[in-house]
Context: one part of a larger RNA
Molecule: small-subunit ribosomal RNA, central domain
Organism: uncultured bacterium
RNA sequence: CUGGGUGUAAAGGGAGUGUAGGCGGGACUGUAAGUCAGAUGUGAAAUCCAUGGGCUUAACCCAUGAACUGCAUUUGAAACUGCGGUUCUUGAGUGAAGUAGAGGUAAGCGGAAUUCCUAGUGUAGCGGUGAAAUGCGUAGAUAUUAGGAGGAACAUCAGUGGCGAAGGCGGCUUACUGGGCUUAACUGACGCUGAGGCUCGAAAGGCGUGGGGGAGCAAAUCAGGAUUUGGAUACCCCUGGGUAGUCCACGGCGGUAAACGAUGAUUACUAGGGGUGGGGGGACUGACCCCUUCCGUGCCGGAGCAAACGCAAUAAGUAAUCCACCUGGGGAGUACGGCCGCAAAGGUUGAAACUC
Repeated sequence: CUGGGUGUAAAGGGAGUGUAGGCGGGACUGUAAGUCAGAUGUGAAAUCCAUGGGCUUAACCCAUGAACUGCAUUUGAAACUGCGGUUCUUGAGUGAAGUAGAGGUAAGCGGAAUUCCUAGUGUAGCGGUGAAAUGCGUAGAUAUUAGGAGGAACAUCAGUGGCGAAGGCGGCUUACUGGGCUUAACUGACGCUGAGGCUCGAAAGGCGUGGGGGAGCAAAUCAGGAUUUGGAUACCCCUGGGUAGUCCACGGCGGUAAACGAUGAUUACUAGGGGUGGGGGGACUGACCCCUUCCGUGCCGGAGCAAACGCAAUAAGUAAUCCACCUGGGGAGUACGGCCGCAAAGGUUGAAACUC
C1' cells in the first nucleotide's frame, strides 16, 4: 500500500460556511468518450509456462507451441456511466398564511440578597469548629428597624422542558435581527459531502490599553490560631487583611477543554410499548377526551449488531456517497524545522535514537 477499523480497546476534526474535487432523483431521445464484441496490424530476441529432445543426471542447452492479458486503426452494439436535448415532481429551494421558543445584539427598568455608610431600638455577647483558638464586641458588636451608596447575579416558575451549528443561552420591557416547525401554491434536480480557505469558538489561578469598574468571591502575598508530628517554618481546617482576576469597552490578541452522546455529515429502509414539548387534520355541543399525521426530546424493548457492557427508527441494525482519523507500549504530543502569536504565554504540524 492493501485490508480491517474509529461509543468504552489506537482512532470522528470543537462547530459552521463553502472552493477545488468526489458522488448524485423519475421518463423519453440523440451521441458514442468510458464500456462490450469482431477484424487487421503490432506486441524484437532472450526470459516465464507447456510438450518434446541433447549433455550419465541436474543445473544448462536446443526445437515447437502457448503466452506477452498491451497499444493503434477499423466495423459494430447501446443496457449502464459520461455528454447534448425535451420533460416530470417525490429531493432541494422560493413566496404566503399560521406558530412555539433562556436563539442573537442593544437600550431601559425591577425586586430579593451580600457588603459598606448614616440614624434609631437594644445589651453582652457574636463568630467559628470535630472540638477550639486567633478574630469582632461596653469607643456598644451580633440581632433588629428606617434611609442611602455601589457592584454582581437573577430564587420560586424550572421540567431526562425549550432554543441554538457548536461553544452556549434563564428577572422584566422595548427596538433590531437569525433559524426552526405546520399547511399547501410556485420554480423544476437548482442536490449531498467537502482537502485547502474563511468565520464562530467555554473556562482560565491567560495577555494588551498611563482604559473603565470593583459589592461579593478570591490565585499571589502577609499575619495569626488550631490540628498533625519526634519536629511541622507544610498539606487539611479556621480567623483577619487582601492585589491580580472574576464584571464592562475595544475597527484587540489568543484558539484550547472529559469542546462528550467520549458516537462526522447526508439519504433510504428495518417489530412494538409508555411519557413529554410544538404544529396540522378528523370526529365531537365542546378548549377536555378519542382517532390520525408531521417535527423534536427522553425511557423500555424485539430482530439484527456487539469482545462484552450495551445500542436498538435520535442505531452502535441493513445499505449508499463524501470527509476526517487509527495501525503495539514507552520515548512524546517531546526534539528539530515550518507556520501562527506580541521579539508573549503558547498553539499547530510532528519525528528519531534507544528501550520493552